[in-house]
RNA sequence: CAAGUGAAAGGCACACCCGUCGAAAGGCGGGGCCGCAAAGCUUCCGGUCUAACGGAUCGAAACCAGCGCAACGCGAUCCUAUGACGGCGGAGCUGCCUCCG
Numbered sequence: 001c002a003a004g005u006g007a008a009a010g011g012c013a014c015a016c017c018c019g020u021c022g023a024a025a026g027g028c029g030g031g032g033c034c035g036c037a038a039a040g041c042u043u044c045c046g047g048u049c050u051a052a053c054g055g056a057u058c059g060a061a062a063c064c065a066g067c068g069c070a071a072c073g074c075g076a077u078c079c080u081a082u083g084a085c086g087g088c089g090g091a092g093c094u095g096c097c098u099c100c101g
Base pairs, nucleotide, nucleotide: 001101003098004097011036012035016031017030018029019028020027021026034087040093041092042091044090045089046088047085048084049083052082054079055078056077057076058075059074063068
């Protein structure tokens, strides 16, 4: 330098459970131990998740003598990151140990 569970020391912590924050995705703390050689950091590119706010369509109700019925409000569906993940891939930065080469 490359490579890696073959060894040792140590590290991280999926699902799930408890508490807590959040509209949600999800975060944080504790337990847990599926896995991880960068499952360390950044969040730059792509991807994925959510849709509060905002937008669109439809509907109901209400109103009206009738014709009708704009906006607001209500319900359903859809769209959309200023949200989230980064243990989905890539990129940048940093780093422990060591058999073999």

Record summary: c-di-GMP-I-GGC riboswitch aptamer from a Gammaproteobacteria bacterium, 101 nucleotides, folded computationally. Taxonomically the source falls in Gammaproteobacteria (Bacteria, Pseudomonadati, Pseudomonadota). Of the family's consensus pairs, 95% are formed in the model. The sequence was found by an Rfam model in a public genome assembly. Model confidence (mean pLDDT): 82 of 100.